[in-house]
Molecule: FMN riboswitch aptamer (RFN element)
Organism: Candidatus Hydrogenisulfobacillus filiaventi
RNA sequence: AAGUACCUUCGGGGCUGGGUGCGGGGCCACAGGCCCCAAUUCCCGACCGGCGGUAAUCCGUCCCCGGACGGCGAGCCCGCGAGCCGCAAGGCAGGAAUCCGGUGCGAUCCCGGUGCCGACAGUAAGAGUCUGGAUGGGAGAAGGUGCGU
Numbered sequence: 001a002a003g004u005a006c007c008u009u010c011g012g013g014g015c016u017g018g019g020u021g022c023g024g025g026g027c028c029a030c031a032g033g034c035c036c037c038a039a040u041u042c043c044c045g046a047c048c049g050g051c052g053g054u055a056a057u058c059c060g061u062c063c064c065c066g067g068a069c070g071g072c073g074a075g076c077c078c079g080c081g082a083g084c085c086g087c088a089a090g091g092c093a094g095g096a097a098u099c100c101g102g103u104g105c106g107a108u109c110c111c112g113g114u115g116c117c118g119a120c121a122g123u124a125a126g127a128g129u130c131u132g133g134a135u136g137g138g139a140g141a142a143g144g145u146g147c148g149u
Stems, first nucleotide, its partner, number of pairs: 001149001003147008015045001017044003023037006046129002048118002050080004058071006075116002083092003099113004120132003
């Protein structure tokens, strides 16, 4: 060091921009006009991206100098998590969403460009960004102790 049991700690980011005005209030004293409040939900713009896996290059360590091991590396490739239903098995749903060019043996992961996606409940009006369930849960990560081949 494999495996296994237990313990500890850690384990999600983002609008103080502009426009409109659903709706509410006030004034003039009128078939009408004016003013104020009013969406982080609509429109424009801005911003954000949990966990594990995954090729070369690159970086680090080691040695027998040619390799070995480790690190970096995807919102939209594969899988997982939070929510809902169910006694459970299991089911629903985020079972969401990307292409083009470049480099290279190899990249939907790097570089350049372009596009797209975003649980549930609430609300003055439809929410990835506000409020809430949540001082919760959690994929998992690191460390420790015991057992053990």